[in-house]
Molecule: transfer RNA
Organism: Cervus elaphus hippelaphus
RNA sequence: GCCCUCUUAGUGCAGUAGGCAGCACAUUAGUCUUUUAAUCUGAAGGUCCUGAGUUCGAGCCUCGGAGAAAGCA
Numbered sequence: 001g002c003c004c005u006c007u008u009a010g011u012g013c014a015g016u017a018g019g020c021a022g023c024a025c026a027u028u029a030g031u032c033u034u035u036u037a038a039u040c041u042g043a044a045g046g047u048c049c050u051g052a053g054u055u056c057g058a059g060c061c062u063c064g065g066a067g068a069a070a071g072c073a
Base pairs, nucleotide, nucleotide: 001072002071005068006067007066010025011024012023013022019056027043028042029041030040049065050064051063052062053061
């Protein structure tokens, strides 16, 4: 340099017919227990890497940029 994949909550990841953004763990409040842990119930937490385009409407489609991993040279 070329090609391909990826970037979504603190962490790991779903979300492929374009129509309110989710799960697990973690955090936190309560429940239970003599206490802790565990259990159970609830809550908070996201400008979906960034800029533009298409569209009534974009995490999803198109283009540019940034970053990460693998392959080729």